A computed fold for a 74-nucleotide RNA from Tieghemiomyces parasiticus, annotated as transfer RNA. Its Rfam family is "tRNA". The sequence is in RNAcentral, with records from ENA.

RNA sequence: GUCAGUGUGGUGUAGUUGGUUAUCACGUACGCCUCACACGCGUAAGGUCUACGGUUUGAGCCCGGACAUUGACA
Numbered sequence: 001g002u003c004a005g006u007g008u009g010g011u012g013u014a015g016u017u018g019g020u021u022a023u024c025a026c027g028u029a030c031g032c033c034u035c036a037c038a039c040g041c042g043u044a045a046g047g048u049c050u051a052c053g054g055u056u057u058g059a060g061c062c063c064g065g066a067c068a069u070u071g072a073c074a
């Protein structure tokens, strides 16, 4: 340089023809339990989906070029 893929809470992820409140696990905080800790149970906080533009009544999802990253080729 060319081609292809990926980007969603702190981490890893779901989101199946675009639709009303974006999912789960781990982690975190609090409560119950315990002499205490751990385990277990319950509750809560934490995202406006890489940024911008476009399409649409409506975009995490579709389109465009960019940024970051991964792989293949050179």
Base pairs, nucleotide, nucleotide: 001073002072003071004070005069006068007067010026011025012024019057028044029043030042031041032040050066052064053063054062